c-di-AMP riboswitch aptamer (ydaO/yuaA leader) from a soil metagenome, 124 nucleotides, folded computationally. Its Rfam family is "c-di-AMP riboswitch aptamer (ydaO/yuaA leader)". Gene Ontology terms of the family: cyclic-di-AMP binding and regulation of gene expression. The coordinates come from a structure-prediction model, not an experiment, and the mean pLDDT is 79. RNAcentral holds the sequence, with entries from MGnify.
């Protein structure tokens, strides 16, 4: 200077080695979760369930291959559509319980990285 992501802006008190960080309170955008009717379901340990692309099948010498499907990258202003190419498809959580759901209510703004590496088409 850019990327993944919801994870970012902004006021105010305080400290500090002060054009910033720390931290405590608020606000604004962003995300996500519970929750009626109506509808939709017929189970109920094989327990269920949520958050994220990160799910499904099949095959193994069990190392891992493959096939679908899903996601993220580069003409560097931004979005969208093909294609070709290079990566990922992990964790983590709730604690026997939660479909959808107005009103309500609740919780979150971590964290992690890259080195120049296409073609085409449209909109601002």
């Nucleotide at each position: 200077u850019g990327c993944c992501u919801a994870a970012u802006c902004c006021c105010c008190g305080c400290g500090c080695a002060a054009c910033g960080c720390g931290u405590g309170g608020g606000g604004a955008g962003c995300g996500g979760g519970g929750g009626a009717a109506c509808c939709a379901g017929u189970a109920a340990u094989u327990g269920g369930g949520g958050c994220u692309a990160a799910u499904c099948c099949g095959c193994u010498u069990c190392g891992g291959c493959g096939g679908a499907g899903g996601c993220g990258c580069a003409g560097g202003c931004u979005c969208c559509u093909u294609u070709a190419g290079c990566g990922c498809c992990a964790g983590c959580c709730c604690g026997u319980c939660a479909g959808c759901u107005a009103a309500c209510c609740c919780c979150g703004c971590a964290g992690g990285c890259c080195g120049a590496c296409g073609a085409a088409g449209g909109a601002g």